The RNA shown here (transfer RNA) has 75 nucleotides and comes from an Anaerolineae bacterium.
[in-house]
RNA sequence: GCCACCGUAGCUCAACGGCAGAGCAUACGCUUCGUAAGCGUGAGGUUAAGGGUUCAAAUCCCUUCGGUGGCUCCA
Numbered sequence: 001g002c003c004a005c006c007g008u009a010g011c012u013c014a015a016c017g018g019c020a021g022a023g024c025a026u027a028c029g030c031u032u033c034g035u036a037a038g039c040g041u042g043a044g045g046u047u048a049a050g051g052g053u054u055c056a057a058a059u060c061c062c063u064u065c066g067g068u069g070g071c072u073c074c075a
Base pairs, nucleotide, nucleotide: 001071002070003069004068005067006066007065010024011023012022013021018055026042027041028040029039030038048064049063050062051061052060
């Protein structure tokens, strides 16, 4: 340099055109003699960035950035 895949909550991942979610973690509460266990409730997101298509985009298209893997070159 070329190709492929990936980027969504603090972490690990769903949602594959039609209200952005789960588990863990975290905060509060319940339970308990007590608690690290159990139960409940809440908070937490410019869906990497910019643009385009569409009534509607995390999802489709283009560019850029970053990550992983493969190929090639190394005067």
Its Rfam family is "tRNA". The family's RNA type in Rfam is transfer RNA. Its mean pLDDT, the model's own confidence on a scale to 100, is 81. NCBI's taxonomy places the organism under Bacteria, Bacillati, Chloroflexota, Anaerolineae.